[in-house]
RNA sequence: GGGGAUGUAGCUCAAAGGAAGAGCCGCCGCCUUGCAAGCGGUCGAUGCGGGUUCGAGUCCCGCCUUCUCCA
Numbered sequence: 001g002g003g004g005a006u007g008u009a010g011c012u013c014a015a016a017g018g019a020a021g022a023g024c025c026g027c028c029g030c031c032u033u034g035c036a037a038g039c040g041g042u043c044g045a046u047g048c049g050g051g052u053u054c055g056a057g058u059c060c061c062g063c064c065u066u067c068u069c070c071a
C1' cells in the first nucleotide's frame, strides 16, 4: 500500500428496512432474625460525518478504532 471482517448498555451478545432487546453488573423493593440464593421493578447504548427511504442499528459513500490475510 491492497483485500476481508468488526464497532449496539459498565461487560458478553441479539435485533435480515417498521416501537432498540436479553443475560450478568449497578440501584430499589419483596422474601429472611440476618446474609446469600430466589422473585419483582428500575437505570443505562447504535464509532463519527454525509446520502437513499414515508421510515436506517440494518442499505450506499467517506473517515476512524480493533482483528485478520496478501505484498
Base pairs, nucleotide, nucleotide: 001070002069003068004067005066007064010024011023012022013021018054026042027041028040029039030038047063048062049061050060051059